[in-house]
Molecule: c-di-GMP-I riboswitch aptamer
Organism: Anaerolinea sp.
RNA sequence: UCCGAUAAAAAGCAAAACCGGGGAAACCCGGUGACGCAAAGUCAACGGGUCUAAAGCUGUACUGAGCCAGGAUUGCCAGACUGCCGAA
Numbered sequence: 001u002c003c004g005a006u007a008a009a010a011a012g013c014a015a016a017a018c019c020g021g022g023g024a025a026a027c028c029c030g031g032u033g034a035c036g037c038a039a040a041g042u043c044a045a046c047g048g049g050u051c052u053a054a055a056g057c058u059g060u061a062c063u064g065a066g067c068c069a070g071g072a073u074u075g076c077c078a079g080a081c082u083g084c085c086g087a088a
Base pairs, nucleotide, nucleotide: 012037013036017032018031019030020029021028022027035075041081042080043079047077048076049073050072051071056067057066058065
C1' cells in the first nucleotide's frame, strides 16, 4: 500500500401492541413504540415456501363447504444490484 474480517465508533431501520385510515381478506399506510437486525436497503423480474380467497368453478338447498392468485409477504429462503466503519 492492497485485500479482508470482526470488535469499537458514528449513524440507520423498526417487531409485537395501541390509535387513525385503506382493503373482501391476507395485508398495507401514518403516528406512538422497540422485539430485534451487518444489509431488517431496493427489486414480488425469475425460482421456491407461506398467508388470504373478492371474482370464478364445483356443489349444497340453506346461508354454510371445497378448489383456485392474477392479491399479499424482501423482518421466510434463494438470487441480483447498491451501501457506513475498518483495531487485533